The RNA shown here (small-subunit ribosomal RNA) has 1515 nucleotides and comes from an uncultured bacterium.
RNA sequence: GAGUUUGAUCCUGGCUCAGAACGAACGCUGGCGGUAUGCCUAACACAUGCAAGUCGAACGAGAAAGUACCUUCGGGUGCGAGUACAGUGGCGCACGGGUGAGUAACGCGUAGGUGACGUACCUUUUAGUGGGGGACAACAUCGUGAAAACGGUGCUAAUACCGCAUAUUCAAUACGACAUUGAAGAAGUAUUGCAAAGAUGGCCUCUCCUUGGAAGCUAUUGCUAGAAGCACGGCCUGCGUUGCAUUAGCUUGAUGGUGGGGUAAUGGCCUACCAUGGCUACGAUGCAUAGCUGGUCUGAGAGGAUGAUCAGUCACACUGGAACUGAGACACGGUCCAGACUCCUACGGGAGGCAGCAGUGGGGAAUAUUGCGCAAUGGGGGAAACCCUGACGCAGCAAUACCGCGUGAGUGAGGAAUGCCUUCGGGUUGUAAAGCUCUGUCCUAUAAGAAGAAUUGCUUAGGUGGUAAUAUCACUUAAGUUUGACGGUAUUAUAGAAGAAAGCACCGGCUAACUCCGUGCCAGCAGCCGCGGUAAUACGGAGGGUGCAAGCGUUGUUCGGAUUUAUUGGGCGUAAAGCGCGCGCAGGCGGAUCUUUAAGUCAGGUGUGAAAUCUCGGGGCUCAACCUCGAAACUGCGCCUGAAACUAUUGAUCUAGAAUCUUGGAGAGGGAAGGGGAAUUUCACGUGUAGGGGUAAAAUCCGUAGAGAUGUGAAGGAACACCAGAGGCGAAGGCGCCUUUCUGGACAAGUAUUGACGCUGAGGCGCGAAAGCGUGGGGAGCAAACAGGAUUAGAUACCCUGGUAGUCCACGCCGUAAACGAUGAGUACUAGUUAUUGGGGGGUAUUGACCCCCUCAAGUGACGCAGCUAACGCAUUAAGUACUCCGCCUGGGAAGUACGGUCGCAAGACUAAAACUCAAAGGAAUUGACGGGGGCCCGCACAAGCGGUGGAUUAUGUGGUUUAAUUCGAAGCAACGCGCAGAACCUUACCUAGGCUUGAAAUCCUACGAAUCUGGAGUAAUUUCCGGAGUGCCCGCAAGGGAAUGUAGUGACAGGUGCUGCAUGGCUGUCGUCAGCUCGUGUUGUGAAAUGUUGGGUUAAGUCUCGCAACGAGCGCAACCCCUAUCUUUAGUUGCCAGCAUUAAGUUGGGCACUCUAGAGAGACUGCCCGGGUUAACCGGGAGGAAGGUGGGGAUGACGUCAAGUCCUCAUGGCCCUUAUGCCUAGGGCUACACACGUAAUACAAUGGCAUACACAAAGGGACGCGACCCAGCAAUGGUGAGCAAAUCUCAAAAAGUGUGUCUCAGUCCGGAUUGGAGUCUGCAACUCGACUCCAUGAAGUUGGAAUCGCUAGUGAUCGUAGAUCAGCACGCUACGGUGAAUACGUUCCCGGGCCUUGUACACACCGCCCGUCACACCAUGGGAGUUGGUUUCUUCUUAAGUCGUGGCCCUAACCUUCGGGAGGGGAGCGCCUACGGAGGGACCGAUGACUGGGGUGAAGUCGUAACAAGGUAG
Repeated sequence: GAGUUUGAUCCUGGCUCAGAACGAACGCUGGCGGUAUGCCUAACACAUGCAAGUCGAACGAGAAAGUACCUUCGGGUGCGAGUACAGUGGCGCACGGGUGAGUAACGCGUAGGUGACGUACCUUUUAGUGGGGGACAACAUCGUGAAAACGGUGCUAAUACCGCAUAUUCAAUACGACAUUGAAGAAGUAUUGCAAAGAUGGCCUCUCCUUGGAAGCUAUUGCUAGAAGCACGGCCUGCGUUGCAUUAGCUUGAUGGUGGGGUAAUGGCCUACCAUGGCUACGAUGCAUAGCUGGUCUGAGAGGAUGAUCAGUCACACUGGAACUGAGACACGGUCCAGACUCCUACGGGAGGCAGCAGUGGGGAAUAUUGCGCAAUGGGGGAAACCCUGACGCAGCAAUACCGCGUGAGUGAGGAAUGCCUUCGGGUUGUAAAGCUCUGUCCUAUAAGAAGAAUUGCUUAGGUGGUAAUAUCACUUAAGUUUGACGGUAUUAUAGAAGAAAGCACCGGCUAACUCCGUGCCAGCAGCCGCGGUAAUACGGAGGGUGCAAGCGUUGUUCGGAUUUAUUGGGCGUAAAGCGCGCGCAGGCGGAUCUUUAAGUCAGGUGUGAAAUCUCGGGGCUCAACCUCGAAACUGCGCCUGAAACUAUUGAUCUAGAAUCUUGGAGAGGGAAGGGGAAUUUCACGUGUAGGGGUAAAAUCCGUAGAGAUGUGAAGGAACACCAGAGGCGAAGGCGCCUUUCUGGACAAGUAUUGACGCUGAGGCGCGAAAGCGUGGGGAGCAAACAGGAUUAGAUACCCUGGUAGUCCACGCCGUAAACGAUGAGUACUAGUUAUUGGGGGGUAUUGACCCCCUCAAGUGACGCAGCUAACGCAUUAAGUACUCCGCCUGGGAAGUACGGUCGCAAGACUAAAACUCAAAGGAAUUGACGGGGGCCCGCACAAGCGGUGGAUUAUGUGGUUUAAUUCGAAGCAACGCGCAGAACCUUACCUAGGCUUGAAAUCCUACGAAUCUGGAGUAAUUUCCGGAGUGCCCGCAAGGGAAUGUAGUGACAGGUGCUGCAUGGCUGUCGUCAGCUCGUGUUGUGAAAUGUUGGGUUAAGUCUCGCAACGAGCGCAACCCCUAUCUUUAGUUGCCAGCAUUAAGUUGGGCACUCUAGAGAGACUGCCCGGGUUAACCGGGAGGAAGGUGGGGAUGACGUCAAGUCCUCAUGGCCCUUAUGCCUAGGGCUACACACGUAAUACAAUGGCAUACACAAAGGGACGCGACCCAGCAAUGGUGAGCAAAUCUCAAAAAGUGUGUCUCAGUCCGGAUUGGAGUCUGCAACUCGACUCCAUGAAGUUGGAAUCGCUAGUGAUCGUAGAUCAGCACGCUACGGUGAAUACGUUCCCGGGCCUUGUACACACCGCCCGUCACACCAUGGGAGUUGGUUUCUUCUUAAGUCGUGGCCCUAACCUUCGGGAGGGGAGCGCCUACGGAGGGACCGAUGACUGGGGUGAAGUCGUAACAAGGUAG
């Protein structure tokens, strides 16, 4: 920096990602080289080999093989050889190498101290090195033992061992000038004490033997005693060095002193005695974890994490203990003991220690060769040569890391082929390949071939030192000779050859990179968000692309991002977070002036801060990694010198902070005592009679045994109306009748006093509502629990009637609250306005008071600027600006829970986690939606009416059931007389059966035949078979070709009412003909958004008007369109007839006035008047008018909602079928029938039925048609066929109605279902399955439960007529006219809708969200009778080895001896301490445990509905 909480926004806040790193591991892949690195786990066990020896110039002894010679053939001598092996002795083995178990410590780091110490080898220096003695190994021999090994006897050397002499600047003791703050320092004096070893080379001048040696001399080197140095150690100290306080007290050698011991040395290090100390909240003690550092990784830094390789240091060496030797060890490759383990064994006893280098087993995700060499560097021994050296140098293995190189370069478009995609045109792979021209890193072969080597030694020739010396010796120069594991390696040259050398991950966003196929919430992916349920850029494959590259990904870990522990650099009103409040010890901070010191601070100098590393500048490997030189740095600590502002410190002073004093008034401040009246209740008595009480309504309850009501009186307890206020007081909790008393605090005014005495405050102490607890009282009212009555599906609730604890008092506990201003305390500063309480001062006026005004400081409220805030909001009573101190927070849940501890009588309080789980949880604000929230308004929404449905029968549709099939769709309103404006066949999509396969219809190709018409056979039918007739048009010389058409064949294709309406277009329904839905610019807000569109009025209307940070605009409303109501005009045929004539008849003449028809116009606009209203919009009334306030009706349906309906109207993506899911045909089915629902028709009758006579419409249809008149039939209808493509003819009769008659309340002269019979019509066909007619039959039904529908006027109701579909079939649908009502007080309620506002935990939007128990599965966890293991501590027993002490018994070479012995040494034994071990007690930690507690998680379990809206009882 990004992703992720939301519909969207801002904030808070967590989770996740991009980076870097690694001693890594795993997966896929793998060409070369260089440089590094390589058991992080079992400090688990180890086979085998090697890793520490060396010195003959310290010493004694001393082979063999082999070979030469001699030989008596047994052997001997020489060389080998003073060699090998072993021993005595010296030095080394305490270094080097490994590991990190232990250790929270002077262990490490840093800075110091040692006047409290040590040091072999090395260097320098002083002095010395005289003279003696006795042994023990080796060896020889004897013996024991399986072995390891051991013992006895005897011999022997030394630089081994022991006396003696000598000796200091040595050691010890005593004295002790001088220096120092001081001290055990130290010149000096005295006494006493302590050494030694030789070896090698050379020379004979002197002495002795004498070729030459020895003594001697000399050189070198050892040795002894001192002194000093270098370097290395021991010890001590300041500071720094992990977590837990759910570890708070620890300590008896403990703290100190004295004496003694011990050590190289200080010291309780040890011991005896004495004293009673010492450590700790600045974290003792305990527990857990851990080697520490330079450094390494990361980071801008501060920090955080880490401590492999390299370097410094510590610790350890199978586990535990112990000492010996030594300069140095309590010793990795030494010793002793104990233990575990392994091995050998003759069972008696022995041996061993890879955390050295290799290597093995084991563990593990995981880490290499039983290699070469001492050539280099370094170490040990040696005079040296030299020997040893798994240190080290090299090689091997491993892409483990870093660095470098390569896998070719140029050219090459027919843009080849292949693959993939495609809109079928093409695109892409792609200059990529092929082809052509080159090069040779690497590779192969051959050839040449390093640096790393400097030495040392020896030889020769010099020089210097030393010496008596040209010897020797030491140092040195030159020349020669000699030394390489790596390695025939690096490197170079020549030749050949593009040949042998590219993968891995990713491609939804973060995050660079996209398409196809497969799959179908499956398989799978996933770091977070999340993908996958048939069109997946997210799974798997492919093509293409992106990134990195001999590697690439994944996993793990660390830092970063994370300002997400905040010193740099965060917060706490509502997001997590202010202790309920005060007092106050420690601590932190602290007013003004002068002064002192120099702790902090600052400056300069100096020492140190190892090297390596890092950084910078150079240099060397061809570059780089790597190596190397120089510089800088190491931010730290110590020391010296200086400064004095600030903090601190010393002293002095001041008054502004703080406190005291005087006077005054205010107050429900607190404690105690006394008093008061109203009311409730109870009791007593009286009056009085049937109810009272309670609720939404009731009931339980009280009352005729006299209630309630009312009157009088009494008792008792609790609380104190009005005043009362936004008011007052108190630290908070809290405090309210009156009086008295005791008492705290604040405030005002005023002079005086003290002189910083202050602020905060961890622990601590105190106060602390209500409830609760204990003891004792008290108890009127109220009232948990409880009981009853209601309500309810239930009602352990809400409501009612009762009612106990409790509420009250005294004393004692508890110690918590949304103890809230959700706001810690204190100080200072920063605009105002207004109200109010108590006090002071002043003014006006007044006799005075009240009132009024101004003002000061102290409170309590409301608003508001700057500023702050995520916003809301806060704003001199800050959440502003600063300072001081305290408390608290760090994602949600688990959980304020468990365990532990403290407190409490208990309830419980305080302190306070983790496992596990989620990717959120949350704050504020916004827009919607919703509310059994509010306000305003509308609608046949209710109400007021009229008529229905629901009951009956039938019709019709649906569900269900049935069936071979009962094709499919439609499903609350908004499916159900719906698609269907009409299923006997057809329709038809369904079922059964039979057939066809380029197909019934379309395009293309080939062959044949023009086309076409027609007969027969056969089938249930489609199909099928056999014939006959017949030749046209155009081009062309002809052959032939072409167009149209038929048959056959071939394959491309057709076809599909198959699926998906949740892939779609189009069309439609619905909210709703509701009045709404938006935009541009501007403005406001961090933003989502707001404003406009809200407000006052008004309307049917976002209709209009006024106002307004808005101004305008668009889609809707309205109007424009059609029908209808009035009139005018034009035109009169098929229409009409007033007057004239005529007829049976507007029949005809005539006429066009009227009706009517259909063109064009007029008319209505709140235009006029009155009143109301804001002089507005508009409303009410009126006039005129056919019509009056959108006249009535229709068409017209905004943005959108319902994944609403339709793939079966049509179109269409994808999928599916292709001798079938296509096509043809026959028959059947869609018409089934226990039942349920919807919609209708007809009725139940007298406002009626029947019979008869008579009257009045509108709008339509008609040629495959309507069909008059007439005739036949009871009728349906038939026969005939005038007229009419229609204002002419026809369907056509309108019916209700009116007049007359009859029926007289009944299952009827109502009602017509059902059934039987006979017919008519349509049609190929009327059985399944049509309509109609006639005769006969005559069912249910007597007005319909709960519930529910339509309608506000030419409407409902009622009456008939026509049409579409249609061969036929209408109770349905769509139109038409006739007759023609009732009611609307009104908006409380039901339903739906609109606007504003409010609440919200909803946004899939209340059909929302969401809580708890129970049941099931899984997970982690607490308790638990216990069981078991580990760690540790205390007490005690036993006690190995061993040091120390002792040692009366035993042994004993050096010295002494009077020869007896002694001194000295050693041992057994004993004592203290003590490892392992045994026993007992305690603490802590872990594992496990029948059972049990809660917790978490889990698409569709159960019960309720607690919360979110007034969530239906506010929470």
The sequence is in RNAcentral, with records from ENA and SILVA. Its mean pLDDT, the model's own confidence on a scale to 100, is 83.